RNA sequence: ACAUGUGAAAGCCAAAGCCGGGGCGACCCGGCCACGGAAAGCCAAAGGGUCUCUCGUAGACAGCCGGUUGCCUCG
Numbered sequence: 001a002c003a004u005g006u007g008a009a010a011g012c013c014a015a016a017g018c019c020g021g022g023g024c025g026a027c028c029c030g031g032c033c034a035c036g037g038a039a040a041g042c043c044a045a046a047g048g049g050u051c052u053c054u055c056g057u058a059g060a061c062a063g064c065c066g067g068u069u070g071c072c073u074c075g
Base pairs, nucleotide, nucleotide: 004075005074007072012037013036017032018031019030020029021028022027035063041068042067043066047065048064049061050060051059052058053056
């Protein structure tokens, strides 16, 4: 350096819930909290899938599968 496994030590993210705000809605933003995660980083007509509505190549979801890029511990 490369490949592959490992895990929650140190770090990182943050489900659901609650409070405030935005949206017709799915849902999103901020705070608290911590279900969990070895990519829970990123990718949404242009991989599939699910959901919403004002039913349109209109929107939403990446913590559903998938694609893609990378870091730490130990082997």
A computed fold for a 75-nucleotide RNA from a Mollicutes bacterium, annotated as c-di-GMP-I riboswitch aptamer. The organism belongs to Mollicutes, within Bacteria. The sequence was found by an Rfam model in a public genome assembly.